[in-house]
Source information: The RNA shown here (Bacterial small signal recognition particle RNA) has 100 nucleotides and comes from bacterium HR33. Its mean pLDDT, the model's own confidence on a scale to 100, is 76. It matches the Rfam family "Bacterial small signal recognition particle RNA". About the family: The signal recognition particle (SRP) is a universally conserved ribonucleoprotein involved in the co-translational targeting of proteins to membranes. Of the family's consensus pairs, 89% are formed in the model.
RNA sequence: GCCCCAGGUCCGGAGGUCGCCUGCGCGCGAACCGCGUCAGGACCGUGAAGGUAGCAGCGCUAAGCGAGAGCCGGCGUCGCUUCGGGGUGCCUGGGGCACU
Numbered sequence: 001g002c003c004c005c006a007g008g009u010c011c012g013g014a015g016g017u018c019g020c021c022u023g024c025g026c027g028c029g030a031a032c033c034g035c036g037u038c039a040g041g042a043c044c045g046u047g048a049a050g051g052u053a054g055c056a057g058c059g060c061u062a063a064g065c066g067a068g069a070g071c072c073g074g075c076g077u078c079g080c081u082u083c084g085g086g087g088u089g090c091c092u093g094g095g096g097c098a099c100u
Base pairs, nucleotide, nucleotide: 001097002096003095004094005093006092007091008090009089010085011084012083013082014081015080016078018076019075020074021073023071024070026066027065028064034060035059036058037057042052043051044050
C1' cells in the first nucleotide's frame, strides 16, 4: 500500500428510561338560576281521609378545583436495548498478501 471480515458513524422498525399532557379512577364541590328526599309551616279538602306545591336540612352530582401512589393513550427525550437495511466515504479491531 491492497484485499477480506466484524463493529461504529447513516436510515428505518420494535421495546425501554426520563419528562409533560388528555381521559379514567379517588377526593372536594351548587345561597339562587341542577336532581332526589322533603321536618316545620303553607294551600286544596266537611274531614285527625287524602293530596298539592315546597323553604331549611340531608344525599347525589354538573361546571370547576385538588391530591399524586394507580390505569389506557398521545407527544417529546436519551453517547439506552434489540432487529433489519445500507454500505461511495470516515473511525476502531482482527486476519491475509505485497514491499522494505